[in-house]
RNA sequence: AAAGUCGGUUAGACAAUCGCUCGCUGCUUCAUUGUAGCGGGAGGAAAGUCCGGGCUCCAUAAGGCAAAGCGCCAGGUAACGCCUGGGAGGUGUGAGCCUACGGAAAGUGCCACAGAAAAUAUACCGCCAAUGGUUUAUUCCGUUGGUAAGGGUGAAAUGGUGCGGUAAGAGCGCACCGCGCGGCUGGCAACAGUCGUGGCAGGGCAAACCCCGCUUGGAGCAAGAUCAAAUAGGAAUUCCGAUAAAACCUAGUUUUAUCACGUGCCGCCUGUACGGAAUUCGGGUAGAUUGCUUGAGGUUUAUGGUGACAUGAAUCCCAGAUGAAUGAUUGUCCGCGACAGAACCCGGCUUAUCGACCGACUUUAUUU
Numbered sequence: 001a002a003a004g005u006c007g008g009u010u011a012g013a014c015a016a017u018c019g020c021u022c023g024c025u026g027c028u029u030c031a032u033u034g035u036a037g038c039g040g041g042a043g044g045a046a047a048g049u050c051c052g053g054g055c056u057c058c059a060u061a062a063g064g065c066a067a068a069g070c071g072c073c074a075g076g077u078a079a080c081g082c083c084u085g086g087g088a089g090g091u092g093u094g095a096g097c098c099u100a101c102g103g104a105a106a107g108u109g110c111c112a113c114a115g116a117a118a119a120u121a122u123a124c125c126g127c128c129a130a131u132g133g134u135u136u137a138u139u140c141c142g143u144u145g146g147u148a149a150g151g152g153u154g155a156a157a158u159g160g161u162g163c164g165g166u167a168a169g170a171g172c173g174c175a176c177c178g179c180g181c182g183g184c185u186g187g188c189a190a191c192a193g194u195c196g197u198g199g200c201a202g203g204g205c206a207a208a209c210c211c212c213g214c215u216u217g218g219a220g221c222a223a224g225a226u227c228a229a230a231u232a233g234g235a236a237u238u239c240c241g242a243u244a245a246a247a248c249c250u251a252g253u254u255u256u257a258u259c260a261c262g263u264g265c266c267g268c269c270u271g272u273a274c275g276g277a278a279u280u281c282g283g284g285u286a287g288a289u290u291g292c293u294u295g296a297g298g299u300u301u302a303u304g305g306u307g308a309c310a311u312g313a314a315u316c317c318c319a320g321a322u323g324a325a326u327g328a329u330u331g332u333c334c335g336c337g338a339c340a341g342a343a344c345c346c347g348g349c350u351u352a353u354c355g356a357c358c359g360a361c362u363u364u365a366u367u368u
Base pairs, nucleotide, nucleotide: 001364002363003362004361005360006359007358008357009356010355012333013332014331015330016329017328018327020041021040022039023038024037025036026035027034043339047350048349050348051347052346053345054344055220056219057218058217062270063269064268065267067216068215069214070213071212072086073085074084075083076082087101088099089098090097091096102211103210107209108208109205110204111203124151125150126147127146128145129144130143131142132141133140159177160176161175162174163173164172178200179198180197181196182195183194184193185192186191224290225289226288227287234281235280236279237278238277239276241259242258243257244256245255246254247253248252261275262274263273264272265271297316298315299314300313301312302311303310304309334337
């Protein structure tokens, strides 16, 4: 100097004039009606609605099945499919990055085409032996038997490499590697290392069905609560009950219990609460207040921790609209402005994106 990797901050700036909205205070008004002052007023993703919760209701609300999610280990967190650290595998020269990461010896299923053959394994070209014919000659052809080391096909061919052995070969034997089983050492663990043993079940796919382990009520701020107003206390149909006991003078009514029926609790069963449930026609209202912003909150700092974070102290209040508020004009500067606007709130992930700045690390070239 160039090229990279990881992390952090920021998201045009300044001034003037007018305008919008919320809160507080003063004056004014029947009345937040009007006016003045002070203070506040969109994002790193507000987006996607993909996860997790807080909160509200079902509801006093449980168990099981089904269904869904996650899937190496250990931590963090309110929780998570998130984050941190580690392990294994892969990838890059490297700093780093990625993970589709439980089980294939419980079962089922799939592996196109090519190839002899992709599972009940087999023999296309070959190699060897015997035998018949032929030939200068085991040269060529046929039959029988042996073979899977060599070649071919393929993503993958029945462990790999080498030596020995054999008629030719083959874990047939041996060494090393791989694989299974067992021990020891280190580590909380996933795992790593090492030693012994066995010739050894042919592989891959579970983001195929499946098995195993762990987790999980539902609906949602259009949840819910309160106030006001209006209508027609509308009309019709169907289901909703039996038994026993008690009370009352009787008719009959009421109460209690059991069973049945119905409704609610995501689907089903058990259970539980309630006593009414369902359908059609017709009519009225849909207004106001609240929920609504003080929070698993922000900032600074100390301690502990590799870290995510935790604990303590100090300090701050930082949008609450409701046909939807932050806009318009002018001037100057410059990195010349991208993606883009809250609607109950928060923690994540994913996607889009013009730039500017800072820190650490890697590689290359050159100089000293």
This is a predicted structure of a 368-nucleotide RNA (Bacterial RNase P class A) from a Gammaproteobacteria bacterium. Its Rfam family is "Bacterial RNase P class A". Rfam classes the family as a ribozyme. It is recorded under the gene name rnpB. The coordinates come from a structure-prediction model, not an experiment, and the mean pLDDT is 77. NCBI's taxonomy places the organism under Bacteria, Pseudomonadati, Pseudomonadota, Gammaproteobacteria.